c-di-GMP-I riboswitch aptamer from Sulfurovum sp., 77 nucleotides, folded computationally.
It was read from a public genome assembly, where an Rfam model found it.
Its mean pLDDT, the model's own confidence on a scale to 100, is 81.
Rfam family: c-di-GMP-I riboswitch aptamer. The family has 155 seed sequences and 5,092 matches in Rfam 15.1. Gene Ontology term of the family: cyclic-di-GMP binding.

RNA sequence: UUAUUGAAAUGCCAAACUUAUUGCAAAGUAAGGACGGAAAACUGCGGGUCUCAAGGGGAGAUAGCCGAGUUACCAAA
Repeated sequence: UUAUUGAAAUGCCAAACUUAUUGCAAAGUAAGGACGGAAAACUGCGGGUCUCAAGGGGAGAUAGCCGAGUUACCAAA
C1' cells in the first nucleotide's frame, strides 16, 4: 500500500425484550440487555420492505434487507 484472509490478542458495535420519552404511524432517542456482526462506521444515490396521506403528484422510516459510494483498528499474507 492492497481491502485479499481473519476475530486468536487489545478492543468496538448492539438484535429481541423491558422502562422512560418523541411521533398520527412506521419508527427514533436514553438506560438496562445481548441475538448477532469484521466495517452492524457514515451517506437515503438505486432497488426492496414498512408507515401516513391519498383521485394523482407526495411525505417519512429502514444503513442490523440488498447494491453502490466514502472512511477505517489489529493480525496474517